[in-house]
Context: one part of a larger RNA
Order: sequence, then structure tokens, then C1' cells
RNA sequence: UUGGGUGUAAAGGGUGUGUAGGCGGUUAAUUAAGUCUAAGGUCUAAGUCCGAAGCUCAACUUCGGUUCGCCUUAGAAACUGAUUUACUUGAGUAUGGUAGAGACAAAUGGAAUUUCUAGUGUAGCGGUAAAAUGCGUAGAUAUUAGAAGGAACACCAGUGGCGAAGGCGAUUUGCUGGGCCAUUACUGACGCUGAGACACGAAAGCGUGGGGAGCAAAUAGGAUUAGAUACCCUAGUAGUCCACGCCGUAAACGAUGGAUACUAAGUGUCGGGAAACCGGUGCUGAAGUUAACACAUUAAGUAUCCCACCUGAGUAGUACGGUCGCAAGGCUGAAACUU
Repeated sequence: UUGGGUGUAAAGGGUGUGUAGGCGGUUAAUUAAGUCUAAGGUCUAAGUCCGAAGCUCAACUUCGGUUCGCCUUAGAAACUGAUUUACUUGAGUAUGGUAGAGACAAAUGGAAUUUCUAGUGUAGCGGUAAAAUGCGUAGAUAUUAGAAGGAACACCAGUGGCGAAGGCGAUUUGCUGGGCCAUUACUGACGCUGAGACACGAAAGCGUGGGGAGCAAAUAGGAUUAGAUACCCUAGUAGUCCACGCCGUAAACGAUGGAUACUAAGUGUCGGGAAACCGGUGCUGAAGUUAACACAUUAAGUAUCCCACCUGAGUAGUACGGUCGCAAGGCUGAAACUU
């Protein structure tokens, strides 16, 4: 390489939109590029392959020949392609409903923590396994009233919902994306996938300017300990929050790429529908699959199409080069050598 694979052994891209490309529903006609048939030409010799013959056999040698490839001519028209025609089941549009923490912006609300002001009040408070550092007679803790400020939204809350993924949870308003169901009115294959490309992308981190209640890397102190650069305690700065701009990574996980079709049942729940039923989300299980665990109409079953990735372990996601980034670093990504 041919293959064989990718839930957990190596291996599904973090996710989407989509270019090229690959693949693609039903009907009819034409064409003849692919395809198939026939004939001819060509294909140095040797070798390979097939059939003979000659050395006693064989190796070896000699003779004959096919296949394949390319070209030309004549034909076939099922399939693929091309052009045209028609269709509606794939896809989309329309109309009427409908659920939702989907996104963005603004305004508003209550509980709690902290701080401040004032009142009451007096010797402790806090913390731990036990303590100590710490706070407190300059009046703390506790309690009452008021004020400020920031962040997060208890209950509802649910293997509930929405979103492509990351993710999304107080209330109201504005603006906005998608879904599902019903009707079957319209378009008529307009589809699937998608190398590059572009967009989005938790947390942490970075830049500029704000903000800073609580929490809290770093740091300081107190303990513990043989030591304790930790676990525990008291403090506490970046950060966490906002705006704009970067970064582009995660056990970005269902460790399971997307699409379509088919293949027992039972049951919970969400949305629509009068119902039949349709669309999600879970559980248990048939056939089947699997090394087993398990998966099982939400497949890891049976098939087709397209993309991505894997090929013993270490070296190593390192070096070098390239490229992106302010940096941190990201992406791409070896080998010698060892085993």
C1' cells in the first nucleotide's frame, strides 16, 4: 500500500455556516463520454503466464499462443454521465397555532453578606479535633433603626425546557434567531456531506479604562509536623464584575462525526393535535452486535454516501522550520537513539 479499524484498548475534528470536490428521488425521449460486443492495427527481443517438444528427469533450452494496454472502424443502449420533458414522496415556501433559563439591550425588585452612622448594652467575641494568630473597655460580639455599595438571583426546579456547540435560571419591557404541530395551498430535486475558508467558542490568562460587597491564586501570620514552601485557622493582593479589544484551549464527554432507510415490545415525562398520530427527552428490554462491560428505533444492529482520524511503547505533542499571537502560548509536527 491493499486492508482493518475509531464508546472504554491507538484513533470522531470543540461547534456551526459553507466554496471546490464526492455522492444523489420518480417518469419519458434523445445522445453515446463512461460501459459492453465484434473486426482490424499496434505492442523490439528475452523474461512472466498457457500449451507442446528436446537434453535419461529437473533446472535449462527451443517452438507456438492467449490475456492486458493504446489506436481505428462498426454496432448495443440496461446502468452511470450529458441535454430536454414531466412528477411529488426528499427539500423549501405560505397560512394558522404553540412551548421554551435561546440571544442582545434597558429598567426595576426583595433576601443575604460587608462597611458606615445613630440607639440599647457589657466583657468578651471569633476560630478549632484542641488551640493560637486576630478583633474588643478608644466599647467589640449581640440587638434595633437608617444609609452606602457590589455581586448573585432561595423557593418554583423536574434523568424538566431551550440552544450548533460553548452554554442559558429574579421580574418587566423592547428588539431578535431557531424549533414543533395543524392545513396540504405553492415551488418542483432546489438535496446530503464538506478539503481549504469564514464565524462562534467554558474557565484561566493578556491590553486599556472603570468597579470592587463576598470569595480568593500569590503573600503574611498562627497551628500541625522530624520537616510542612501543604491539608486546618486569622488576614489578604491579582482575579472574579462591567465596557471594548485579544487569546482559541478543556475529561470542549454521550470519551460515541453528519445524513438517509430499515429492524420486537413495555413504560415515565415534555410540546402540539379532537383523535389517530407527530416531534423531543429518559428507563427496561427482542433480534442482532460486542473481547467483555454494555449498546439496542436517541444503536455501539442491518446498509449506502461524504468528511475527520489511527497504525507498538518511550523519545514527544518535544526539536527544527513555517504560521498566528502584545505576551502566555496555539496550530502544523519529526528523527537519531532505547525497547
Description: RNAcentral holds the full RNA, with entries from ENA and SILVA. The part of an RNA shown here (small-subunit ribosomal RNA, central domain) has 339 nucleotides and comes from an uncultured bacterium.